Predicted 3D model of a 72-nucleotide RNA (transfer RNA) from a Candidatus Aenigmatarchaeota archaeon.
Rfam family: tRNA. Rfam classes the family as a transfer RNA. Gene Ontology term of the family: triplet codon-amino acid adaptor activity.
Taxonomically the source falls in Candidatus Aenigmatarchaeota (Archaea, Nanobdellati).
RNAcentral holds the sequence, with entries from ENA.
């Protein structure tokens, strides 16, 4: 330099172009003398960044940053 893969909740991964979801952690409440096991519920996301197609983009086109992998 060139190909292929990733970038989504604090972590770790999901999501036929049609309200972005689990798991763990976090918070609160139950159960416990307590605490931990266990049960219910809540907070947490402008989906890496610009454009672009479409009635509607995390999903599709184009450029770009930043990571992992192969060629050279």
């Nucleotide at each position: 330099g060139g190909g292929c893969c990733g970038a989504u909740a604090g972590a770790u991964c999901a999501a036929u172009g049609g309200u972005a979801g689990a798991u763990c952690g976090u918070c609160g409440c139950c159960u416990u003398a307590a605490g931990g096991u266990g049960g219910c519920g809540g907070a947490g996301g402008c989906u890496c960044c610009g454009g672009g197609u479409u009635c509607g983009a995390g999903u599709c086109c184009c450029g770009g940053u930043c990571g992992g992998u192969c060629c050279a």